[in-house]
Molecule: transfer RNA
Organism: Apis mellifera
Order: sequence, then C1' cells, then structure tokens
RNA sequence: GGUUCCGUGGUGUAGUGGUUAUCACGUCUGCUUUACACGCAGAAGAUCACCGGUUCGAUUCCGGUCGGAACCA
Repeated sequence: GGUUCCGUGGUGUAGUGGUUAUCACGUCUGCUUUACACGCAGAAGAUCACCGGUUCGAUUCCGGUCGGAACCA
C1' cells in the first nucleotide's frame, strides 16, 4: 500500500428501517445476616466512534473520516 471485518452503558454482548435500544457481569440503595458473602427487590449508567447523504422516519442503508483486527504484498 491492497482486500475483508469490527466500533452499541464501566466490561462483554443482542438488535431484519418504526413502541421506552437487549441481556449478563460489575457499581449503588434497600431487605436478609451479629457481620460478610450468597440470595431477593429496586435504581443509576448509552452523543449506538465522528461527519454527511437517502428516507415521512436511520443503531440498521449509502459515501467519507478516525481507531482496531485478520489476510495479502
């Protein structure tokens, strides 16, 4: 340099163009316990990498940029 793929709460993830973006772990609060852990209930936490385009409507489709991975050279 070329090709392909990926980017979504703190971490890892689901999401076929339309309702409040899913789940697990973690964090916080409460219950439970002498206390901790486990368990139960609840809560907070996301500019869906960025810019633009298509569309009545974009996490999703298209183009570009940035970052990462694999392969080729």